[in-house]
Context: one part of a larger RNA
RNA sequence: CUGGGCGUAAAGGGUGUGUAGGCGGACUGGUAAGUCACUGGUGAAAGCUCCGGGCUCAACCCGGAAACCGCCGGCGAUACUACUGAUCUAGAGGACGGGAGAGGAGUUCGGAACUUUCGGUGUAGCGGUAGAAUGCGUAGAUAUCGAAAGGAACGCCGAUAGCGAAGGCAGAACUCUGGAACGUUUCUGACGCUGAAACACGAAAGCUGGGGGAGCAAACAGGAUUAGAUACCCUGGUAGUCCCAGCCCUAAACGAUGUACACUUGGUGUUGCUCGCAAGGGCAGUACCGUAGCUACGCGUUAAGUGUACCGCCUGGGGACUACGGCCGCAAGGUUGAAACUC
Numbered sequence: 001c002u003g004g005g006c007g008u009a010a011a012g013g014g015u016g017u018g019u020a021g022g023c024g025g026a027c028u029g030g031u032a033a034g035u036c037a038c039u040g041g042u043g044a045a046a047g048c049u050c051c052g053g054g055c056u057c058a059a060c061c062c063g064g065a066a067a068c069c070g071c072c073g074g075c076g077a078u079a080c081u082a083c084u085g086a087u088c089u090a091g092a093g094g095a096c097g098g099g100a101g102a103g104g105a106g107u108u109c110g111g112a113a114c115u116u117u118c119g120g121u122g123u124a125g126c127g128g129u130a131g132a133a134u135g136c137g138u139a140g141a142u143a144u145c146g147a148a149a150g151g152a153a154c155g156c157c158g159a160u161a162g163c164g165a166a167g168g169c170a171g172a173a174c175u176c177u178g179g180a181a182c183g184u185u186u187c188u189g190a191c192g193c194u195g196a197a198a199c200a201c202g203a204a205a206g207c208u209g210g211g212g213g214a215g216c217a218a219a220c221a222g223g224a225u226u227a228g229a230u231a232c233c234c235u236g237g238u239a240g241u242c243c244c245a246g247c248c249c250u251a252a253a254c255g256a257u258g259u260a261c262a263c264u265u266g267g268u269g270u271u272g273c274u275c276g277c278a279a280g281g282g283c284a285g286u287a288c289c290g291u292a293g294c295u296a297c298g299c300g301u302u303a304a305g306u307g308u309a310c311c312g313c314c315u316g317g318g319g320a321c322u323a324c325g326g327c328c329g330c331a332a333g334g335u336u337g338a339a340a341c342u343c
Base pairs, nucleotide, nucleotide: 003315004314005313006312007297008296012311014201015200016199017198021194022193023192025088026087028085029084030083031082033081034080035077036076038074039073040072041071042070049065050064051063052062053061054060091191092188093187094186095185096183097182103177104176105175106174107173108172109171110154114150115149116148117147118146119145120144121143125136126135162169163168206247207246208245209244210243211242215241216240220236221235222234223233258310259309260308261307262306263305266289267288268287269286270285271284272283273282274281275280293299294298316343317342318341325336326335327334328333
């Protein structure tokens, strides 16, 4: 010297596919690059260190040793790593089987509610609030009955449930389509893990063009409240919310917890598959309680425990999710990302 960390203190990339790279199962043979042992050469002198000596001492100087932690060669070793040959099935993947699911895309259909229009009944109010007013209504509203049109969202089931990589996904039917779990043998034979870059996806809002517009509703207008009220409340109301095509690329994109694998007491509920006559088991998911351990809270076989591999990130607060420059974008802006100064 071999740093310490990332649920809430600073810190896990929004998510996936995957290139380079890093890392990688069992058995056996070969090679001997890494590695190890012995040995040879070299590693200038001075300096440093140690021993001895010379100037009266010291600095300084002289002699010797050690060191120069390295490089090159030779002869060996073969456990591990590597390369190479052969083999294997425990990792990974394929086939087969019957099931589960708001997974995705498209088309079609449905009922309730709502608004508007038309018609009937009917008359003076309705609406709204803490109370009011603006507003609507004798040109007949509100209420009620019938008919029609339109757009958006899908009550109950519904869950502490399910599916998806994440964002997210819910009326019904059909078509196309992705993934996962389980089961049985069977097949391939390490084909694996991670993943800088790259690529793809990515709520809402926003943007461009074209449609659509019932309800809701930024902005806006009016009525109230108030000292004021550019608000909260009320009456209206445009973008928008919806569809198609194309952008944007952000979030408390959260489990604030990267991915994969192995190991480490248990109990209870629940979803799917499966074994069993049943009781009760197995696997995969999901939730709660809890052992050891970690720990401040809490986590606890779905780890924040014990380890391994790889990636991302942090390094006092402010300045600063900023400036400048680069890249991207139609724009809004996004991404990368400082310093002075200050505490």

This is a predicted structure of a 343-nucleotide part of an RNA (small-subunit ribosomal RNA, central domain) from a metagenome. The full RNA is in RNAcentral, with records from SILVA. Its mean pLDDT, the model's own confidence on a scale to 100, is 90.